[in-house]
């Protein structure tokens, strides 16, 4: 250098042929149980969908370019 495949909540991950509200599981926070602690059971809490454009009445989803990460070839 060139090809492929990855980037969504603190942390592993979904997301249907683009379709209007972006979820889920652990994790924080409070509360209930319990002498207490773990569990457990309730309420809650969390996103610049990697970053700039573009396409479109609508983009996590589709094109481009750049960052970051894996693999391969050279």
């Nucleotide at each position: 250098g060139g090809g492929c495949c990855c980037g969504u909540a603190g942390c592993u991950c979904a997301g249907u042929u683009g379709g209007u509200u972006a979820g889920a599981g652990c994790g924080g926070a409070c509360c209930g149980c319990u002498c207490a602690u773990a569990a457990c059971g309730g309420u809650u809490u969390g996103g610049u969908c990697g970053c700039a454009g573009g396409u479109u009445c609508g983009a996590g989803u589709c094109c481009u370019g750049c960052c970051g990460g894996g693999c391969c070839c050279a």
The RNA shown here (transfer RNA) has 74 nucleotides and comes from an Alphaproteobacteria bacterium. It was read from a public genome assembly. The coordinates come from a structure-prediction model, not an experiment, and the mean pLDDT is 80. The organism belongs to Alphaproteobacteria, within Bacteria. It matches the Rfam family "tRNA". Gene Ontology term of the family: triplet codon-amino acid adaptor activity. Rfam's curators write: Transfer RNA (tRNA) molecules are approximately 80 nucleotides in length.